Predicted 3D model of a 100-nucleotide RNA (SAM riboswitch aptamer (S box leader)) from Candidatus Pseudogracilibacillus intestinigallinarum. Taxonomically the source falls in Pseudogracilibacillus (Bacteria, Bacillati, Bacillota, Caryophanales). It matches the Rfam family "SAM riboswitch aptamer (S box leader)". Its family is annotated with regulation of gene expression in the Gene Ontology. The prediction has a mean pLDDT of 84.
[in-house]
RNA sequence: CUUAUCAAGAGUGACCGAGGGACAAGGCCCUAUGACGUCCGGCAACCCCAUUAUGGAAGGUGCCAAUUCCUUCAGAACGUACAAAUUUCUGAAAGAUAAG
Numbered sequence: 001c002u003u004a005u006c007a008a009g010a011g012u013g014a015c016c017g018a019g020g021g022a023c024a025a026g027g028c029c030c031u032a033u034g035a036c037g038u039c040c041g042g043c044a045a046c047c048c049c050a051u052u053a054u055g056g057a058a059g060g061u062g063c064c065a066a067u068u069c070c071u072u073c074a075g076a077a078c079g080u081a082c083a084a085a086u087u088u089c090u091g092a093a094a095g096a097u098a099a100g
Stems, first nucleotide, its partner, number of pairs: 001100006011040001013039003019030003024072004041064003045061003048056003068094001073091005
């Protein structure tokens, strides 16, 4: 850089000791009842094996709060006399992961 996927799944453990949830902003959450990170443990997304779906395995990466936590960009619906707000849906952008 390209392609695919991102609504599921994953501890009552140990150590550490103050922030963390990708960037910017607005929210909303987690956290001394110990977050984050590391080790152990676990899960099974892609590669792997069989295969129509689906099942198997845990070798390589990966992952183990909340939909990628939600939104901000565009469009449609709801709403309204027309709007605005709210709510719902679709797509993009960005991000993450895998394979090449």